[in-house]
RNA sequence: AUUCAGCCAAGGCACGUCAGGUGAAAACCUGCUCACGCAAAGCCAUGGGCCUAAUACUUAAACAGUGAAGGCUGCCAGGUUGCAAUU
Numbered sequence: 001a002u003u004c005a006g007c008c009a010a011g012g013c014a015c016g017u018c019a020g021g022u023g024a025a026a027a028c029c030u031g032c033u034c035a036c037g038c039a040a041a042g043c044c045a046u047g048g049g050c051c052u053a054a055u056a057c058u059u060a061a062a063c064a065g066u067g068a069a070g071g072c073u074g075c076c077a078g079g080u081u082g083c084a085a086u087u
Stems, first nucleotide, its partner, number of pairs: 012038002016033001018031005036074001042080003046077003049072003056066003
């Protein structure tokens, strides 16, 4: 230095609730509180999957249907960058 693995320690992130805000919604941001959990629960929407469905289209009509250019990286994979100890 690289690869695989990831016991101890020190730390990290933060499910959820509440409040405020953005948004059509899904969801996201911030703060307190809290800690479901996570060895990448760091980052990237590239592949798959899932969520919502505004504008639009369909329908005689619709609170119905279709449908991402919207979202989920704490759904899976992939890419990429990292941490202490020991081998």
Background
A computed fold for an 87-nucleotide RNA from Arsukibacterium sp. MJ3, annotated as c-di-GMP-I riboswitch aptamer. The sequence is in RNAcentral, with records from Rfam and Ribocentre. Its Rfam family is "c-di-GMP-I riboswitch aptamer". Rfam links the family to the GO term cyclic-di-GMP binding. Lineage of the source: Bacteria > Pseudomonadota > Chromatiales > Chromatiaceae > Arsukibacterium.